[in-house]
This record gives sequence, C1' cells and structure tokens, in this order.
RNA sequence: UUUUCAUCCAGAGUGGCUGAGGGACUGGCCCUGCGAAGCCACGGCAACCGGUUUGCGGCCUGUAUGGGCAGACAGUGGUGCCAACUCCUACAUCCCAGACACAAGGGGGGAUGAGAGAUGAGAA
Repeated sequence: UUUUCAUCCAGAGUGGCUGAGGGACUGGCCCUGCGAAGCCACGGCAACCGGUUUGCGGCCUGUAUGGGCAGACAGUGGUGCCAACUCCUACAUCCCAGACACAAGGGGGGAUGAGAGAUGAGAA
C1' cells in the first nucleotide's frame, strides 16, 4: 500500500515549549492569541488484541491442552482515543410537509442503504 472482518449517537485533559491555524475531502457550520496544529511530561477513557475465568458445542487435530462461539472479570502487556454523532452533509431509494406552478425542476424535514474515512485484528 492492497484486501477481509468487526466497531463508529457512550466515555475521557491538565501543564510546559512554540506561535496560526484546525475540524480527511465538497458545501456548510464550528473551534482557535482566554492559544490552533505539532512536540514533551503527567493524567484519564475505553476494552480491539493479549491475560484470567465460566458456559456452549462436538467441526478439525487428537485423546490433553489448544483452535471456534457466547458471557464475566481485571486494567499490569500491545494499540487506540480524550470539542461538537465519524460535527452535519455529498450518492441512491423511499416517505412527509409545503409555496410557486399544475409540466418539469430546484429547495426543506425524515428513514434506510451505499460510498468515503477512522480504529483494531488478520492476510498478501
């Protein structure tokens, strides 16, 4: 980098250095000299992997553990995260309301799905 699977309306920030941007991308709307992004220190959240443990199951190996599925526990190991639902939105389908208009079109609200993205675990 590509790909597979799972999750994404919960949660959790202070200090120092520095000094103007940041929220991926579009359009919005926000945050920001009462200090953005970045780096460092300390702290916290969560529970993906890993750990401990209970149950299921009887497919594989084998006769014992392990691998599978579901749950519980801890937070010391590996990541991640600590404004706003992934901040909202974009594409498709459907529904609702309603003015112009009675034909098409654009606009508003909502639902579902897709796409994109993020994180973890695996594979190439």
This is a predicted structure of a 124-nucleotide RNA (SAM riboswitch aptamer (S box leader)) from a Candidatus Methylomirabilota bacterium.
Model confidence (mean pLDDT): 77 of 100.
The sequence was found by an Rfam model in a public genome assembly.
NCBI's taxonomy places the organism under Bacteria, Bacteria candidate phyla, Methylomirabilota (SeqCode).